This is a predicted structure of an 85-nucleotide RNA (c-di-GMP-I riboswitch aptamer). Its mean pLDDT, the model's own confidence on a scale to 100, is 82. It matches the Rfam family "c-di-GMP-I riboswitch aptamer". From the family's description: GEMM was predicted in a large-scale screen for bacterial structured RNA regulatory elements. Gene Ontology term of the family: cyclic-di-GMP binding.
[in-house]
RNA sequence: CUCCGAUAAUAGCAAACUUGGUGAAAACCAAGGACGCAAAGCCACGGGUCUAAAAGUACUCUGCCAUGACAGCCGGGUUGCCGAA
Repeated sequence: CUCCGAUAAUAGCAAACUUGGUGAAAACCAAGGACGCAAAGCCACGGGUCUAAAAGUACUCUGCCAUGACAGCCGGGUUGCCGAA
C1' cells in the first nucleotide's frame, strides 16, 4: 500500500413513527427519534423498484426506455476515517 473488517478507539450517518414545510404523486427538506450502517459519503452509468403531472384515451387505462424519484435494492465508478486478526 492492497485485500479485509474487532464485543478496539475516535468521529459520523439515521429506518419506522411524530410535527412543520415543498410536491400532482412517488418522494424530499427541517426538527424530534433510533431500526440499522465500515462507505447508510458522493455519482442515476447498467439492471431494478416507485410515482403518473403533461399528453393520449376506448374513461380507466397508457404514460414518451419518465424529462419525476429511490445511492438504506443489487452491481459499477469515485473520494475517504481507524488498524486487531